RNAcentral holds the full RNA, with entries from ENA and SILVA. Small-subunit ribosomal RNA, 3' major domain from an uncultured bacterium, 476 nucleotides, folded computationally.
[in-house]
Context: one part of a larger RNA
RNA sequence: UGACGGGGGCCCGCACAAGCGGUGGAGCAUGUGGUUUAAUUCGAUGCAACGCGAAGAACCUUACCUGGGCUUGAACUGCAGUGGACAACCUGUGAAAGCAGGUCUUCCUUCGGGACUGCUGUAGAGGUGCUGCAUGGCUGUCGUCAGCUCGUGUCGUGAGAUGUUGGGUUAAGUCCCGCAACGAGCGCAACCCUUGUCCUUAGUUGCCAUCAAGUAAUGUUGGGCACUUUAAGGAGACUGCCCGGGAUGACCGGGAGGAAGGUGGGGAUGACGUCAAGUCCUCAUGGCCCUUACGACCAGGGCUACACACGUACUACAAUGGCAUAGACAAAGGGCAGCGACAUCGCGAGGUGAAGCGAAUCCCAUAAACUAUGUCCCAGUCCGGAUUGGAGUCUGCAACUCGACUCCAUGAAGUUGGAAUCGCUAGUAAUCGUAGAUCAGCAUGCUACGGUGAAUACGUUCCCGGGCCUUGUACA
Repeated sequence: UGACGGGGGCCCGCACAAGCGGUGGAGCAUGUGGUUUAAUUCGAUGCAACGCGAAGAACCUUACCUGGGCUUGAACUGCAGUGGACAACCUGUGAAAGCAGGUCUUCCUUCGGGACUGCUGUAGAGGUGCUGCAUGGCUGUCGUCAGCUCGUGUCGUGAGAUGUUGGGUUAAGUCCCGCAACGAGCGCAACCCUUGUCCUUAGUUGCCAUCAAGUAAUGUUGGGCACUUUAAGGAGACUGCCCGGGAUGACCGGGAGGAAGGUGGGGAUGACGUCAAGUCCUCAUGGCCCUUACGACCAGGGCUACACACGUACUACAAUGGCAUAGACAAAGGGCAGCGACAUCGCGAGGUGAAGCGAAUCCCAUAAACUAUGUCCCAGUCCGGAUUGGAGUCUGCAACUCGACUCCAUGAAGUUGGAAUCGCUAGUAAUCGUAGAUCAGCAUGCUACGGUGAAUACGUUCCCGGGCCUUGUACA
C1' cells in the first nucleotide's frame, strides 16, 4: 500500500421488512446429471452451466456409430511430363455413392496458340483432431456499482502519501465550502432513440365535422383536409417563479402554473480492472498431431435410449369457475417458390376453383380475457386433461425408429403442495390474447406487441451484496 476481521462509524440496493403471485407435491414439455448403448457427437458446471451454443436433429443438418466404396482427393492453385478425350447421354449392376460397357468426339483463335480436361510425379490441399493455461476477436461477471488514474508541485531516507481526506449535499469523485496543493484524463451527467403535450408544413393508399348523392348495409361516390392519423421540422422542463429551511452556498421540503417537476417514463450506452471466467465447434491464428486417414463420398442408424436425481417452463386441481349461444374493444408485425379474400365440399384438420396485393390500398386476421342470457350445484364432478384404441388431414423423395394437427372413443394423477426457495415498487406484479425470427413441416421456448389491472413499503435491528472513512493483523 492492499486484502481480511463473527472490529467500529456513515450510506445504498426488492437486501431484509410490509404485501402480491409463484417454484418445491401432480401430469406433461424441455435442458442437464447418471445409467445404458455399436453410437447415444461436442462444448457450457456456484452466483455468472442446466427452454444455454441450438432463431427450430425424420433425410440433410451431423461433427457420432455400423456398413459400402475413394486416395492430388469434396472446393481453390503452381510447375514438369504425357494424352485428346476423360465431358454429355443411354444401358447394366448396386441400398446409394460408385463401378463397368456403349454412343459421340468440345469451345475460342490474329492459326503461333489458348481455354477445358484425363493420367503420372511434385509443391501442396484437407482436419468440427489437441492445447481458450500460447493467442486475436467476441462475450459473461462484480456493476450502470461510483469509482480508476495522470502531470507538475509539496512531504517522506524509502516503499509511498497528498490531490481523491474533512464539513455539508447528491442517483453520482454530483455540486458547494474548507484545505499543500494546482490542474487534467477515463468513468457520472448531457449529447442519441422512443414515449407523454402543443404548433407549423404536407393530404394518399389515411381521415369524415359540414354540404350533396346513393344503398339492404358500409367514407360507398362527388367533395373536403377541420378532426384522427402519418412523418419531417420546431416549441416545451431550466429548481426558471413563490414561501420556508440551510453557511448569504451547494442543496432540501412545500406551493403555483403546466400535458409533464425536480434524472418526467423506458431503451441504447458498461471506466481501470477481477475471475489463467467462457469460446481453437462462428471466424482468425502460434505450436503439436493425422496424410490410401484423425481427410473426403454414400446408405442405414444415433443425437429422440430410461430403475432414477436436479433445473426451467406449461396445464391443472375449479364456481372470481366449466360449458353453450349472442355481442364489443387493440397494438405491433409479416407476405411473390409468398399472403390468399370470396364461393363451394368436409363435423373438423383441410380440399377444389379463384379475385386482390411486392401492400397506410389486398391478405394473414374472428383478438382473448370482457359483457349479456342460459345451464351445471361442490362431486374426482359437465373440474382436470395425461394415457391408450380407431379413423383421418397436411408438409415433404420419405413421418417405422422420430413430425404437427383433426375427429370419435378412452378419461390417469391431481382437492393448493414438507423443509426450503424465487420474482416484483406502477401502467409494475398478476392475468389475457396477438405477431415475428428460425422454418418444407415442427414452439408450453425465445423476441416483440398491446388489453384488463392491483396490494404494500412503519422502517434499516437482522440476512445477502456493494461504496466511503477509520482501527487491528502471526496474511501478500